[in-house]
Context: one part of a larger RNA
Molecule: small-subunit ribosomal RNA, central domain
Organism: Candidatus Levyibacteriota bacterium
RNA sequence: UUGGGCGUAAAGUGUGCGUAGGCUCAUCGAAAAGUCGUAUCUUAAAGACCAAGGCUUACCCUUGGGAGUGGAUACGAUACUUUCGAUGUUGAGGAUUGUCAGGGGUACCGGAACAGAUAAUGUAGCAGUGAAAUGCGUUGAUAUUAUCUGGAACACCAAAGGCGAAGGCAGGUACCUGGGAUUUUCCUGACGCUGAGGCACGAAAGCUGGGGUAGCGAAACAGAUUAGAUACCUGUGUAGUCCUAGCUGUAAACGAUGUCCGCUAGCUUUCACCAGCCUAGCUGGUUGAGGCGUAAGUUAACACGUUAAGCGGACCGCCUGGGGAGUACGGCCGCAAGGCUAAAACUC
Numbered sequence: 001u002u003g004g005g006c007g008u009a010a011a012g013u014g015u016g017c018g019u020a021g022g023c024u025c026a027u028c029g030a031a032a033a034g035u036c037g038u039a040u041c042u043u044a045a046a047g048a049c050c051a052a053g054g055c056u057u058a059c060c061c062u063u064g065g066g067a068g069u070g071g072a073u074a075c076g077a078u079a080c081u082u083u084c085g086a087u088g089u090u091g092a093g094g095a096u097u098g099u100c101a102g103g104g105g106u107a108c109c110g111g112a113a114c115a116g117a118u119a120a121u122g123u124a125g126c127a128g129u130g131a132a133a134u135g136c137g138u139u140g141a142u143a144u145u146a147u148c149u150g151g152a153a154c155a156c157c158a159a160a161g162g163c164g165a166a167g168g169c170a171g172g173u174a175c176c177u178g179g180g181a182u183u184u185u186c187c188u189g190a191c192g193c194u195g196a197g198g199c200a201c202g203a204a205a206g207c208u209g210g211g212g213u214a215g216c217g218a219a220a221c222a223g224a225u226u227a228g229a230u231a232c233c234u235g236u237g238u239a240g241u242c243c244u245a246g247c248u249g250u251a252a253a254c255g256a257u258g259u260c261c262g263c264u265a266g267c268u269u270u271c272a273c274c275a276g277c278c279u280a281g282c283u284g285g286u287u288g289a290g291g292c293g294u295a296a297g298u299u300a301a302c303a304c305g306u307u308a309a310g311c312g313g314a315c316c317g318c319c320u321g322g323g324g325a326g327u328a329c330g331g332c333c334g335c336a337a338g339g340c341u342a343a344a345a346c347u348c
């Protein structure tokens, strides 16, 4: 390479949009490039195959025949692929009438808790732990009350629940805005799927400039513990956590399961919409989110099982023994930290 694979053994890009490319609904007509058939020419001889013959046989040799693969030309076939033309509506999309939800952004507002300030009451402790100590407190703490200020996060509702491509999203109101489900009535007419490069988004931590800083809290300091204690525990506490403008581009970015389409028993919970009914609700339909479990089937097993890891199709990504190593070198990106791409020697 052929082939085989990718939930857990090596292996699904973090996620989407999308270029090239690959693949692509139904019906009718035309063309005949691919495809198929026939004929002719060619594809040297020798060799191989078949037959006959010559050496006493064989090896060997001679003669004849047919085949094979590729190429060219001519004439045909038209199911499939392709191209062109026409029509259609199931795929896809658009408009419209209601309903639904922590999707995103901006602004404003709210209460509880916490901390600080001021004032009042009040007196000797408070805090902390396994036990203590450091720490705070007679310059009046802790506790209680009132007022003010500040920043961050939003109890209950809350759920197996909802939304989003993923990351993720939760106090309330208003405005701007994206996508989806269902429902009513119409329209376009294959406009589709995937997607190398590319572009965009992308938790936390980190970086740059400017703000902010209540609580928490890397580093640091102190007190303990201990043989030691660069820790676990305690008291402080800077960066950070928050906002704004940029950068970084990684995660066990996980369902460790790529996206799309079709098919293959059920039972049950639940969100949304619709229809019907005997209207606290029940039954049915569509979409989504879970659970059980097979009829089957798959799997090395575990398990999966209409949300497939079953049966098929289209396209992309990735794997090929362990270590060396996701490293070196080179290149690209980045302010840096570092990221992406990515070996070999050697060794078992």
Stems, first nucleotide, its partner, number of pairs: 004319003007302002012316001014201004021194003025088007033081002035077008049065006091191001092188004098182003103177007110154001114150008125136002162169002206247006215241002220236004258315006266292005272286006297304002321348003330341004